Predicted 3D model of a 1512-nucleotide RNA (small-subunit ribosomal RNA) from Candidatus Fujishimia apicalis.
Its Rfam family is "Bacterial small subunit ribosomal RNA". Its family is annotated with ribosome and structural constituent of ribosome in the Gene Ontology.
Its mean pLDDT, the model's own confidence on a scale to 100, is 83.
NCBI's taxonomy places the organism under Bacteria, Pseudomonadota, Alphaproteobacteria, Holosporales, Candidatus Fujishimia.

RNA sequence: UUAGAGUUUGAUCCUGGCUCAGAAUGAACGCUAGCGGUGCGCCUAACACAUGCAAGUCGAACGAUGAUUUUCCUACUUGUAGGAGAUGAUUAGUGGCGAACGGGUGAGUAACACGUGAGAAUCUACACUUUUGUGGGGGAUAGCUAUGGGAAACUGUAAGUAAUACCGCAUGACCUCGGAAACGAGUAAAGGCUCUUUGAGUCGCGAAAGAAUGAGCUCGCGCCGGAUUAGGUAGUUGGUGAGGUAAUGGCUCACCAAGCCUGUGAUCCGUAGCUGGUCUGAGAGGACGGCCAGCCACACCGGGACUGAGAUACGGCCCGGACCUCUACGGAGGGCAGCAGUGGGGAAUAUUGGACAAUGGGGGAAACCCUGAUCCAGCGACACCGCGUGAAUGAUGAAGGUUUUAGGACUGUAAAGUUCUUUCACUUGAGAAGAUAAUGACGUUAUCAAGAGAAGAAGUCCCGGCUAACUUCGUGCCAGCAGCCGCGGUAAUACGAAGGGGGCUAGCGUUAUUCGGAAUUACUGGGCGUAAAGGGUGCGUAGGCGGUGCUCUAAGUAAGGUGUUAAAUGUAUGGGCUCAACCCAUAGCGUGCAUCUUAUACUGGAGUGCUUGAGUUUGGAAGAGGAAAGUAGAAUUUCUGGUGUAGAGGUAAAAUUCUUAGAUAUCAGAAGGAAUACCAAUGGCGAAGGCAACUUUCUGGUACAAUACUGACGCUGAGGCACGAAAGCGUGGGGAGCAAACAGGAUUAGAUACCCUGGUAGUCCACGCUGUAAACGAUGAGUGCUAGUUGUUGGGGCAUCCUUUUAGGAGAGCUUCAGUGACGAAGCUAACGCGAUAAGCACUCCGCCUGAGGACUACGAUCGCAAGAUUAAAACUUAAAGGAAUUGACGGGGGCCCGCACAAGCGGUGGAGCAUGUGGUUUAAUUCGAAGACACGCGGAAAACCUUACCAGCUUUUGACAUGCAGAUAGAGACUUCUAGUAAUAGAGGUUGCGGUUAGGCCGGAUCUGCACAGGUGUUGCAUGGCUGUCGUCAGCUCGUGUCGUGAGAUGUUGGGUUAAGUCCCAUAACGAGCGCAACCCCUGCCCUUAGUUGCCAUCAGGUAAUGCUGGGUACUUUAAGGGGACUGCCGAUCAUAAAUCGGAGGAAGGUGGGGACCAAGUCAGGUAUUAUGACCCUUAUGAGCUGGGCUACACACGUGCUACAAUGGGAACUACAAUGGGAAGCAAUGGAGCGAUCCUGAGCAAAUCCUAAAAAGUUCUCUCAGUCCGGAUUGUUCCCUGCAACUCGGGAGCAUGAAGUAGGAAUCGCUAGUAAUCGUGGAUCAGAACGCCACGGUGAAUACGUUUACGGGCCUUGUACACACCGCCCGUCAAGCCAUGGGAAUUGAUAUUUUCUGAAUGUAAUGUAGCCAACAGUUUACUGAGGCAGUUAUUUAUGAAGAUAUUAGUGACUGGGGUUAAGUCGUAACAAGGUAGCGGUAGGGGAACCUGCAGCUGGAAUACCUCCUUU
Repeated sequence: UUAGAGUUUGAUCCUGGCUCAGAAUGAACGCUAGCGGUGCGCCUAACACAUGCAAGUCGAACGAUGAUUUUCCUACUUGUAGGAGAUGAUUAGUGGCGAACGGGUGAGUAACACGUGAGAAUCUACACUUUUGUGGGGGAUAGCUAUGGGAAACUGUAAGUAAUACCGCAUGACCUCGGAAACGAGUAAAGGCUCUUUGAGUCGCGAAAGAAUGAGCUCGCGCCGGAUUAGGUAGUUGGUGAGGUAAUGGCUCACCAAGCCUGUGAUCCGUAGCUGGUCUGAGAGGACGGCCAGCCACACCGGGACUGAGAUACGGCCCGGACCUCUACGGAGGGCAGCAGUGGGGAAUAUUGGACAAUGGGGGAAACCCUGAUCCAGCGACACCGCGUGAAUGAUGAAGGUUUUAGGACUGUAAAGUUCUUUCACUUGAGAAGAUAAUGACGUUAUCAAGAGAAGAAGUCCCGGCUAACUUCGUGCCAGCAGCCGCGGUAAUACGAAGGGGGCUAGCGUUAUUCGGAAUUACUGGGCGUAAAGGGUGCGUAGGCGGUGCUCUAAGUAAGGUGUUAAAUGUAUGGGCUCAACCCAUAGCGUGCAUCUUAUACUGGAGUGCUUGAGUUUGGAAGAGGAAAGUAGAAUUUCUGGUGUAGAGGUAAAAUUCUUAGAUAUCAGAAGGAAUACCAAUGGCGAAGGCAACUUUCUGGUACAAUACUGACGCUGAGGCACGAAAGCGUGGGGAGCAAACAGGAUUAGAUACCCUGGUAGUCCACGCUGUAAACGAUGAGUGCUAGUUGUUGGGGCAUCCUUUUAGGAGAGCUUCAGUGACGAAGCUAACGCGAUAAGCACUCCGCCUGAGGACUACGAUCGCAAGAUUAAAACUUAAAGGAAUUGACGGGGGCCCGCACAAGCGGUGGAGCAUGUGGUUUAAUUCGAAGACACGCGGAAAACCUUACCAGCUUUUGACAUGCAGAUAGAGACUUCUAGUAAUAGAGGUUGCGGUUAGGCCGGAUCUGCACAGGUGUUGCAUGGCUGUCGUCAGCUCGUGUCGUGAGAUGUUGGGUUAAGUCCCAUAACGAGCGCAACCCCUGCCCUUAGUUGCCAUCAGGUAAUGCUGGGUACUUUAAGGGGACUGCCGAUCAUAAAUCGGAGGAAGGUGGGGACCAAGUCAGGUAUUAUGACCCUUAUGAGCUGGGCUACACACGUGCUACAAUGGGAACUACAAUGGGAAGCAAUGGAGCGAUCCUGAGCAAAUCCUAAAAAGUUCUCUCAGUCCGGAUUGUUCCCUGCAACUCGGGAGCAUGAAGUAGGAAUCGCUAGUAAUCGUGGAUCAGAACGCCACGGUGAAUACGUUUACGGGCCUUGUACACACCGCCCGUCAAGCCAUGGGAAUUGAUAUUUUCUGAAUGUAAUGUAGCCAACAGUUUACUGAGGCAGUUAUUUAUGAAGAUAUUAGUGACUGGGGUUAAGUCGUAACAAGGUAGCGGUAGGGGAACCUGCAGCUGGAAUACCUCCUUU
């Protein structure tokens, strides 16, 4: 002392990126803000700076100035003047020391700059220690004075002056030089002050030595990125000599040599002050270097020296440059990266403050002076730390707010109220330490006391998940949010607001940056078969690694000691501020470096051995190993000749093409090129690419067996070298077949393709180039170890056998070595899979990877004849891309099975007329819904009014309907008449008209008025319940436990049979169960029992014209209750002895007997105007009422039906047998009237009783194939019925009229038996109004070989880039917007190098004779000499100018591709066999995806065969 989460998917595991939670900051921004302490505060423009201050001091070095005070003397006017002293503030100057410290900044610098550890050839003022000296002279000069020049800055001349300033002389050493030595020569100084004055003290000065401090120099090691920077270097590397320096040294110069650095990364480019340390992190690491401390560098930019102990000098000098200031235009002056401050830049960073009181520094003997160092204060929540904003009590759970299921809940003990306290702030008073004697800026200090009063003091972010915290309203893919995933399209916990809640708190959020999480660069601690990743293959250099025994060594390694690793920081302990931050002390640590000693197992080094690694030798052996030369046969094509005649060829089908000028076919001959059938094989050989007829020659490698030899000679291998399919390129040949390009024919919407006919490069050979492939086992090379089983190739051994027997051969069995396959244990793996030929366990070396796209790209470089190859980015975009496996769905994949699905049949629809529904159109309105199947004779089981929802007009507003409250009224209501009006309605009359009672202005029931509210077929079926359609009466859909798998999931539910069926049986890691299937229910078919009216009538009796009409009966039929019956139960066959199937018997019925009801989990956001319900909307109207109209329109299109087209028929006549039903505002018999619809009459019947009620098909006659005796539309006319009403707009009848239609194109529908077809009957709705719908019975067929194809469905399997699930996904051109980027004529800079010219200041060297000069010497005393200065020359060189080269940045007409953007265009390339399997390489072609050729790969489906393996 190590934490994870979200996000790729329908789900899963993995890989992999993106994002979040943490800590930190010299921060900034937003909102907010009470106090204090301690720190920190231009990260940007090393941009420019106004103003003030930041380095002075010494009079005890010196001359001068000389206020003041004072002593003495003189004069006299006695308080004045003069003189001589003393004192001495003050200062400009000479002189000394300091100014090289302190303070700032980080531009430059990749370097001995820094860090660390060593070293030798050095200097060091002041301060310290020791020794010693300090003698005697000289000449100047500033200040000052005078006088000039100048605007100023400053400066000239003359006179004169001092010193601790300057210069000789003397002396002088342990110093320097000469010398062998003795010795010789040379070299210094300064005085001031005080006193008790022959001197003493003190501060100085000179010389020498030492130590200290500081500084200079050298070396080892450490110290960023780029190789798309690979070669660099001429003072360069070394030597000799000289010069120079404090000192070593190419530091500089002359000469000589040709070295030196570099793959352990030189040079170049970019970036950067370094360190102690800081932040983060478990650590290892990573990032950073602000404050503090050490070092370095810089001081406007560049160069240079002077002075000095020390500088190449921030507040010094000289020169050049840029900029600024002053100017009298002649010239001068300046440098805040010191402290404040200003402008500017910027997201952003403070006062033109106080004091030297403290700590330090400079000067001075000292007093003292100076000090923007420093100490303090001011500003800033910038950071860290601390404190406060009150405490207790307080339920009617106040009011208000929010919400609500309307009850309540929350805010909430929160408030108010009551009691109490006063930290901080405030007011008043007292008042330290910091100070050893004095001196306090801070200071209204810290601290203490008193006082008043809860008084003055809370915000901010968040509340979808990650991530603690939820509701309402508003908005409606808008406005907006967003760290990632993502939210918002009318019910948003995700936007905005409110209420509530959560977090932190004088702060809270956001942004930026760093580390962490990230094992996401992996040393600790990752990988490379398929996810990104093994080089195409070998040889081999450097390098890395390396068998075994012994001896030595001690580099690595290990142990111990010593030195160092500054302080601060950090850690521990203790202490001081009330605590803490902060500060102090002590201890310990400090992975490094250096050095000494010891050890010698291992590694290294040296030496000497060994044989097992490696190699050599001998033997026989296998082989498409390589190169060259030669030979052979089959086939294709062409040519020649013969035979022969009309086609051939080609395709899915065709055509282009060849052919009567004789093709194709066939025979013979010839030519030429290319390739080598069978053998042939998961067989062989080779490093890989690759290698196949046969023979010969040359040649490489390999395995095995056995001996001997060498003695680690080995493995790997960056660069390098060699080889390297196909295509392609160059030169020259060759050219049969095939065949990019090209041409033609097809196909097609098109077809630059797939198919066909031709056909050129090419394919072949020689020589040369290219250097790439899915160059793949997608698996680098080497070594060792780790179960087995079974093939095959080569060699050996043994058993055994044969023969031509001292030997040869075979060798199937056993065994061994080497290859090459399959399965498989352990183990590994995300899984798939691998598994002695490892993807297992280990070691060695090389190569390579780090999200996807951009991008196998651009630029640059190298190679190439070119094509191109190799190496190889970035901007930008994006939250995924990807691997394996799972479940589905899908496939123009496969297998099996079913269905009136096809087929076999029967009848229709589609054509006609009409009916009906829909679309469309029209309209004031033609209300609305339903839309493939699953809308369309559907909701509508009935639109003339009503219905009715629509339109026009009129009317009404608590309402046509419900409830409640308040008030008022005494009537309301019913029936009825009249007036106005189309009516609703309005008005006027008539008749009738209150229940209880406690007697009340009571209760009930009414009405009116007003409030709440009613009402809505208004919207949303994508907010819903319920109901319902469909797949589908299809056989499926699931669960528990167990097992398998990391997991999604699998198993069960699969397999073999069987079934209508997941029906059943068997097998089986499954065993069971549920919803479905089936059965249970209803109808029907047979029988029995019971019962017998309204039904029935066999027997008996009666009766009639006739009839169950009557008595009677309950046998039959029947009715309606209950039972029985059918179960593959029995027999046979088949199968597996099962399940089951087939056949048979019996039976009314036989394999579900026939029919119905019953409809799994779910799907389609399927439908919803019966109803219910949420939300929204309307409220004198989107509610309500009325009249009229509309839903009935009509160029047209579609669906569903009816009637037909006729003779299986029409018409007429005659006549038999049904069933289900319905009936009182009804069915209606009977009788009568009418041609008829119908009317009049009204028996019976609330029904097994009566009525409806006639059944139709049937039989006979007629019609005789025609628009008819078919067909009946349409129209005219006359009537009937219903109903207030029949015009829009009903039904029916009679007469007349008599349309289309002669069997229906493409296409399409229904039906498998009492079915289709055909015939009629009834019912619901209903006043009236069916060709529709729902039921009923009558007559009553045909066909099914069968499952190949089309459709739908089920199961198994396979592929998948699909999961909204193929109506999926998805590629490229073109067009449009935006973005970044490459090329680009050119253009604008920057940097570096270099050439030439220029050549400031300065140094050095030389010169310095005609200019100048006090000290020394000499003498002529104003001259000479020595020496020096100026000047001149040479050289170094800054700057500048002109070129050149290289690198780099910006701009750039135009142009290239790339990326991105809900709904643009063209196609459909890929994913399924993706409809021509796909893909990598290469070449050609094409609007585009792409197409084609060549040789490769499987990361291709399906099928068949062969081989091998496994199982039986």